[in-house]
RNA sequence: UCAAAGCCGUCUGGAGAGCCGCCCCACCCGCAACCGGCGUGGUGGCGCACCGAAGGAGCAAACCGCACGCCAUGUGGGCGCGGCGGUGAAUCUCUCAGGUACCAAGGACAGGGGGAGCGGC
Repeated sequence: UCAAAGCCGUCUGGAGAGCCGCCCCACCCGCAACCGGCGUGGUGGCGCACCGAAGGAGCAAACCGCACGCCAUGUGGGCGCGGCGGUGAAUCUCUCAGGUACCAAGGACAGGGGGAGCGGC
């Protein structure tokens, strides 16, 4: 002093799906009280329904290994790609986790700008 990718901050954009039911708690209202209410709220519990873009899981082609078949061969190779096993991406699939009015939060991914380090000169 320096390119791309990756990494770490920062800025910008960034989707989907329940104002569901029951219970509990607090408040409000009514009642002498027990208790009651199409009442309000809750970061609470359970259930049902739903969403996919934190995270997690699954796999196609392809590749690899083994076995098998055929061919070649004193060689250890080629072909087959049907069998078994392994590797194997996503905004696909699943829905464990997470989430489901607005706002907020979160948010894969995309872009801008910055930094560190490796390495090069």
Overview:
Glycine riboswitch aptamer from Acidovorax sp., 121 nucleotides, folded computationally.